[in-house]
Context: one part of a larger RNA
């Protein structure tokens, strides 16, 4: 002093922690969605409007008309949150510095947002497949695709340069409200919120470099893309990154290679410090996601809950072929001395899409379980000598338990029952008005008001009453080290023991009692650092 574990024993309450071992296999649920104000739509559910048909308020059908919306197409997020520590001795990690780069959202600024075009899912049919999945045909729509213009921009070539001039490449999307004209779909005219070029910033990433970062010499030579140059390619970007020539370099007793071990770091834990060990929780960085290996999307991945290939493993087959990955959160099996609930909710805080309301969130806020740690409280208080009974000793007089009980008198924390009761929301939203924008009382932003309005925890913290000492003490040790002894048993046997040692007939050391002593809801042991 410990993520402890095992013995015995156990009232309550705060607060942190909780596979250290098999990165062993995994049932079952959850754990990434979201947007109808991008789009064709209507499967379900509610309206409302028509038809029938009657029981007079059902029933059945039909209209996307409306609130919404299954499944698609398309956008944004699925590279973040969350877990693990197997690999790594390495520019990974720490720290200081650096030039060749990129960077979705977001924040300022600039100019724009014109005109057209063909598919394709869905939906219909038709049809394979046991399933997982498909195939054909015909039709559809966009903020999905693809041209023209514009616009500026990069790059080549020629030049010292800076101007010019040819060529070649690269942009684009609209959508809700609302007026207004027109009359049945057109309009940047206003205003929110996207689109597109571009400058720059934040912000994140990727690159390079010194220094520092376990043991072993019973490991001393290492190394042909190695080392370096010239061109190429290749990258978002420097380079042997990769290639083709061409030079023989490069590292090493200041420890190369090679073995073994190991995620680093702020820190933790002793220690006067220096210094030793340590790297759970928490916070950063890196690494991996059944083993291996590879790219596609995409601002960002070579992607835990994405794809394709081998592999080993499981499961489902109709034997042709298909499906999976808890080192997420519970939870099982297994190993292990050993570590928890297949809980509640998204009320806060945080994130994702969204215009917003709102949906998702095993994140994260709680609760459950465990003496695991620390910390608090409590297990009564005061009086009470006949110094009782009753053990236990004894020189039989007595001593000691012991003011201890017991008897009186009180008090009621914590627990138990019973009413009251914050704060976490003077929050968000919601409605209502009064500013700015605007023709505008839409719509959008701020502000202000509501006698509007959301809590999982929860029976809440907390306060009050209520009743009675009532419900709440035990663990180790007493030969020295080390506080604290006595009699009985037994007799080198049983035993004990950290070390020194006890114990062979009077044992303060083994065993049981009685007293003691030493902590205390904990005591003691064991392993482990210092």
């Nucleotide at each position: 002093u410990u993520g402890a574990a095992c013995g015995c024993u156990g009232g309550c309450g705060g607060u942190a922690g909780g596979c250290u071992u098999a990165a062993c296999a995994c049932a079952u649920g959850c754990a990434a969605g979201u947007c109808g104000a991008g789009c064709g739509g209507u499967a379900a559910c509610a309206g409302a409007u028509c038809u029938a048909g009657c029981u007079u308020g059902c029933u059945a059908g039909a209209u996307g008309c409306u609130g919404a919306c299954g499944a698609g197409c398309g956008g944004c997020g699925g590279a973040c949150g969350g877990g693990u520590g197997a690999g790594u001795a390495a520019c990974g990690c720490g720290u200081a510095g650096g030039a060749a780069a990129c960077u979705g959202c977001c924040u300022a600024g600039u100019a724009g947002u014109g005109g057209g075009g063909g598919a394709u899912a869905g939906c219909c049919a038709u049809u394979g497949g046991a399933a997982a999945c498909g195939a054909u045909g015909a039709u559809u729509a966009a903020u999905a695709c693809c041209g023209c213009a514009u616009a500026c921009g990069c790059c080549c070539u020629a030049c010292u340069a800076c101007g010019c001039c040819c060529u070649a490449c690269g942009g684009g999307g609209g959508a809700a409200a609302g007026g207004g004209g027109g009359c049945u779909u057109c309009g940047g005219c206003u205003c929110u919120c996207g689109c597109u070029a571009u400058u720059a910033g934040a912000u994140g990433u990727g690159c390079c470099u010194g220094c520092g970062u376990a043991a072993g010499a019973u490991u001393a030579g290492c190394u042909a893309g190695u080392u370096g140059g010239u061109g190429a390619g290749g990258u978002a970007a420097u380079g042997g990154c990769u290639c083709a020539c061409c030079a023989a370099g490069g590292c090493g007793a200041c420890g190369a290679u090679c073995u073994u071990u190991a995620g680093c770091u702020g820190g933790u834990c002793u220690g006067a410090g220096a210094g030793g060990a340590u790297g759970a929780u928490c916070a950063g960085c890196c690494a991996c996601a059944c083993u291996g290996g590879a790219a596609c999307u995409g601002a960002g991945a070579c992607a835990c809950g994405g794809u394709c290939c081998a592999g080993a493993c499981u499961c489902c087959u109709a034997c042709g072929g298909g499906a999976g990955g808890c080192a997420g959160c519970a939870g099982u099996g297994g190993g292990g001395a050993a570590u928890a609930u297949u809980g509640c909710g998204c009320a806060a805080u945080g994130g994702g899409c969204g215009a917003a309301a709102g949906c998702c969130u095993g994140a994260c806020g709680c609760a459950g379980c465990c003496a695991u740690g620390c910390c608090g409280c409590g297990u009564g208080u005061g009086u009470g000598a006949a110094g009782a009974a009753g053990g236990c000793c004894c020189u039989a007089g007595g001593g000691u338990u012991g003011u201890a009980a017991a008897g009186c008198a009180c008090u009621u924390u914590c627990a138990g029952c019973g009413a009251g009761g914050a704060g976490g929301a003077a929050a968000a939203g919601u409605u209502g008005u009064a500013c700015a924008u605007u023709a505008a009382u839409a719509g959008u932003g701020u502000g202000c008001a509501a006698c509007c309005g959301u809590g999982a925890c929860g029976u809440u913290a907390c306060u009050c009453g209520c009743a009675g000492a009532a419900g709440a003490a035990g663990c180790a040790c007493c030969g020295g080290c080390u506080a604290a002894u006595u009699c009985a048993g037994u007799g080198c046997c049983a035993g004990c023991a950290g070390c020194c040692g006890c114990g062979g007939u009077a044992a303060u050391a083994c065993u049981g009692a009685a007293g003691g002593u030493g902590c205390a809801a904990g005591c003691g042991u064991u392993a482990a650092u210092c």

Small-subunit ribosomal RNA, 5' domain from an uncultured prokaryote, 530 nucleotides, folded computationally. The coordinates come from a structure-prediction model, not an experiment, and the mean pLDDT is 80.